A computed fold for a 73-nucleotide RNA from a Phycisphaerae bacterium, annotated as transfer RNA. Its mean pLDDT, the model's own confidence on a scale to 100, is 81. Its Rfam family is "tRNA". About the family: Transfer RNA (tRNA) molecules are approximately 80 nucleotides in length. The RNAcentral record of the sequence draws on ENA.
């Protein structure tokens, strides 16, 4: 240089064009506990990698960028 894939919360991941975005883990509170830990109920956090296009509607589909992983040379 050429194929292939991925990039959604602080981390590791879900997520059929149509609930305008979700779990688990940490984080905050509260409850339980003599206390701490697990446990139990509740919050807070997202410009869904950037730009552009399609489309009534786009994290999702199409180009480009860009970053990172195999791969072939």
């Nucleotide at each position: 240089g050429g194929g292939c894939g991925c990039u959604u919360a602080g981390c590791u991941c879900a997520g059929c064009g149509g609930c305008a975005a979700g779990a688990g883990c940490a984080c905050c509170g509260c409850g339980a506990u003599u206390a701490c830990a697990c446990c139990g109920c509740g919050g807070u956090g997202g410009u869904c990698a950037c730009a552009g296009g399609u489309u009534c509607g786009a994290a999702u589909c199409c180009u480009g960028u860009a970053g990172c992983g195999c791969u072939c040379a």